[in-house]
RNA sequence: CGGGGUGUAGCGCAGCUUGGUAGCGCACUCGCUUUGGGAGCGAGGGGCCGUGGGUUCGAAUCCCGCCACCCCGACCA
Numbered sequence: 001c002g003g004g005g006u007g008u009a010g011c012g013c014a015g016c017u018u019g020g021u022a023g024c025g026c027a028c029u030c031g032c033u034u035u036g037g038g039a040g041c042g043a044g045g046g047g048c049c050g051u052g053g054g055u056u057c058g059a060a061u062c063c064c065g066c067c068a069c070c071c072c073g074a075c076c077a
Base pairs, nucleotide, nucleotide: 001073002072003071004070005069006068007067010026011025012024013023020057028044029043030042031041032040033039050066051065052064053063054062
């Protein structure tokens, strides 16, 4: 330098194809049970969907640029 992949809650992921306003597990907070630890049950909080634009009534999803990380290849030595 070229090609490909990934980026969504603290962590791991789904949702994207086919646009309709974001979810699952663990974790966290509160309450109850338990002498307590642990565990179980119930309730709850938390996300500018990497970033900047565009299209659209409406974008995590479609289009363009950029950034970070990973893989492959090329070049130099």
Annotation: Predicted 3D model of a 77-nucleotide RNA (transfer RNA) from Actinomycetospora sp. NBRC 106378. The source organism's lineage runs through Bacteria, Bacillati, Pseudonocardiales, Pseudonocardiaceae and Actinomycetospora. Its Rfam family is "tRNA". Rfam describes the family as follows. Transfer RNA (tRNA) molecules are approximately 80 nucleotides in length. By type it is a transfer RNA.